This record gives sequence, structure tokens and C1' cells, in this order.
RNA sequence: UAGCUCAGUUGGAAGAGCAUGAGAUUCUUUAUCUCAGGGUUGUGGGUUUGAAUCCCAC
Repeated sequence: UAGCUCAGUUGGAAGAGCAUGAGAUUCUUUAUCUCAGGGUUGUGGGUUUGAAUCCCAC
């Protein structure tokens, strides 16, 4: 750090739960299951082939 609460294994590029939407199931509701959408990782710089991760300022 997703609308909310939080992960991210010491740099290989972002996930979970809840919520939201759709579908399945059910006579209906509740419940359950499946799928989907949603992120400028506080802002601006720096280092690096590569930054949520390291450094600096706010």
C1' cells in the first nucleotide's frame, strides 16, 4: 500500500480478509459457492539493469 483493516520472507515488480458488482444454488429471503472491478505503494528527488523495499527532503 484497493472503499475499510492489513500482508509483502532482508531489490525481480503487488496480494489477503471485509465491503461492492455479476452469476450459480433456493419458491422467496438468509446463507453458501464462483467470478469480476478497484492501486501513480503519502508527495518530490536520488541510487540501481530493476525500488513498496535502500538513501534524502517535506

About this RNA: Model confidence (mean pLDDT): 81 of 100. The RNA shown here (transfer RNA) has 58 nucleotides and comes from Podarcis lilfordi. Taxonomically the source falls in Podarcis (Eukaryota, Deuterostomia, Chordata, Amniota). It matches the Rfam family "tRNA". The family's RNA type in Rfam is transfer RNA. The sequence is in RNAcentral, with records from Rfam.